This is a predicted structure of a 344-nucleotide part of an RNA (large-subunit ribosomal RNA, domain IV) from a wastewater metagenome. The full RNA is in RNAcentral, with records from SILVA. Rfam family: Bacterial large subunit ribosomal RNA. Rfam links the family to the GO terms ribosome and structural constituent of ribosome.
[in-house]
Context: one part of a larger RNA
RNA sequence: CCCUCCUUAAGGAACUCGGCAAAAUAACUCCGUAACUUCGGAAGAAGGAGUGCCUAAUAAUUAAAAAAUUAGGCUACAAUAUCAAGUUCCAAGCAACUGUUUAACAAAAACACAGGUCUCCGCUAAGUUGAAAAACGAUGUAUGGGGGCUGACGCCUGCCCAGUGCCGAAAAGUUAAUGGAAGUAGUUAGAUAUAUGUCAAUAUAUAUCAAAGCUAAUGACUGAAGCUUCGGUGAACGGCGGCCGUAACUAUAACGGUCCUAAGGUAGCGAAAUUCCUUGUCGGGUAAGUUCCGACCCGCACGAAUGGCGUAACGAUGGCCACACUGUCUCCUCCUGAGACUCA
Numbered sequence: 001c002c003c004u005c006c007u008u009a010a011g012g013a014a015c016u017c018g019g020c021a022a023a024a025u026a027a028c029u030c031c032g033u034a035a036c037u038u039c040g041g042a043a044g045a046a047g048g049a050g051u052g053c054c055u056a057a058u059a060a061u062u063a064a065a066a067a068a069u070u071a072g073g074c075u076a077c078a079a080u081a082u083c084a085a086g087u088u089c090c091a092a093g094c095a096a097c098u099g100u101u102u103a104a105c106a107a108a109a110a111c112a113c114a115g116g117u118c119u120c121c122g123c124u125a126a127g128u129u130g131a132a133a134a135a136c137g138a139u140g141u142a143u144g145g146g147g148g149c150u151g152a153c154g155c156c157u158g159c160c161c162a163g164u165g166c167c168g169a170a171a172a173g174u175u176a177a178u179g180g181a182a183g184u185a186g187u188u189a190g191a192u193a194u195a196u197g198u199c200a201a202u203a204u205a206u207a208u209c210a211a212a213g214c215u216a217a218u219g220a221c222u223g224a225a226g227c228u229u230c231g232g233u234g235a236a237c238g239g240c241g242g243c244c245g246u247a248a249c250u251a252u253a254a255c256g257g258u259c260c261u262a263a264g265g266u267a268g269c270g271a272a273a274u275u276c277c278u279u280g281u282c283g284g285g286u287a288a289g290u291u292c293c294g295a296c297c298c299g300c301a302c303g304a305a306u307g308g309c310g311u312a313a314c315g316a317u318g319g320c321c322a323c324a325c326u327g328u329c330u331c332c333u334c335c336u337g338a339g340a341c342u343c344a
Stems, first nucleotide, its partner, number of pairs: 001339001003337001010330002014328001019325001027051005036041001038152001052074007075079001088322001093317001094315001099111002115150007127136003153310004158240003163237002165233005172228003179221001184216004190209007241259005268302001269299001280296005
């Protein structure tokens, strides 16, 4: 010096990102116990007092034991004498809660949850797995099963259906395979012409035309859903404005004008887990407070089941204050054990 254990005058968080770590509290009996509250809690709230041993006595009980009570006395610094064994309070954020999670850097405000709501499904159910058979769903049957969102409880959940999605409607337009009228082209029986050849016909060659059939391309017309169209639907995806002017000082604007929109953000909350400017401004707490608490509202860029605002209880949850307490610190000291180190 390092690890480990212990102690420390006076002060007592001045340490530090932060009381991290340590100290403190602690058992049992009795007294006593606030706000708030979902009346269960909060609560072991908080805050107090007592505790050993000896002697004597005591109600209830059939009796005994234990416990309890009364009076007097004894020892120690200390009687839960060791060990074991809650720190507490104040006001706020988030999440209702118990639970779950990144095995091995994250335990949380994330996930789940009961509750709410929307939607699909009538049973050979919807949905899922599987080329299929089949299985699960379910030996269930809408008080059931699948999926989405929200997330106890309380008070609530505004406006917009223009876009996208979903549901419904069917007149018209468009539209696939399929079927397929008519015409066209190719092919050739045949016809015509010319040439060769022959007594002549037949025949051969070339050119032009060409039926039926076959082939090829084209294709009027036929033709469902879908799309176009119309309507509904937000606890479906989502969205929820500008600019001017105006009141008996000034300021502000209940009021008016105008443009745009599908509609222009309602209640509640608000410098917030959201506020850039910003350490906003005011108030509180401190001698002094970029944090914290209460307000204000110019919300860069809150807002209503991508839920809004509250909320008792709960939390190894993030931030803030205080009491007690302390070597965290002013500022270090002493001590225990192990190591490093030195010598052998």